[in-house]
RNA sequence: ACCUGAAAAAAGCAACUACUUCGAAAGAAGUAUACGCAAAGUUACGGGUCUAAAGUAUAUAUCUCUCUUUAGUAUAUACAAUGACGGCCGGGCAGCCAGG
Numbered sequence: 001a002c003c004u005g006a007a008a009a010a011a012g013c014a015a016c017u018a019c020u021u022c023g024a025a026a027g028a029a030g031u032a033u034a035c036g037c038a039a040a041g042u043u044a045c046g047g048g049u050c051u052a053a054a055g056u057a058u059a060u061a062u063c064u065c066u067c068u069u070u071a072g073u074a075u076a077u078a079c080a081a082u083g084a085c086g087g088c089c090g091g092g093c094a095g096c097c098a099g100g
Base pairs, nucleotide, nucleotide: 002100003099004098005097012037013036017032018031019030020029021028022027035087041093042092043091045090046089047088048085049084050083055079056078057077058076059075060074061073062072
């Protein structure tokens, strides 16, 4: 430096669920717990997945107006990442123990 994780030892992470906090949501953080993990360390670079607030479009309703249109407001639907996921996969970076 590379390969491997059979046995052993040391050290580590923490799914689901419950509660609390943050968030529009997806999700995140903390405590308890322990499904699992040899990278379940880290990084949204590529793919993938999740969400859909702002925004845009359409429809309906409504306010103002003598009337109409536009605009505003509300609701519904669709699109929408600038929001997320590394415990979905690949890549990058860095790392413990043991064996070869």
Annotation: The prediction has a mean pLDDT of 82. A computed fold for a 100-nucleotide RNA from Desulfoscipio geothermicus, annotated as c-di-GMP-I riboswitch aptamer. The sequence was found by an Rfam model in a public genome assembly.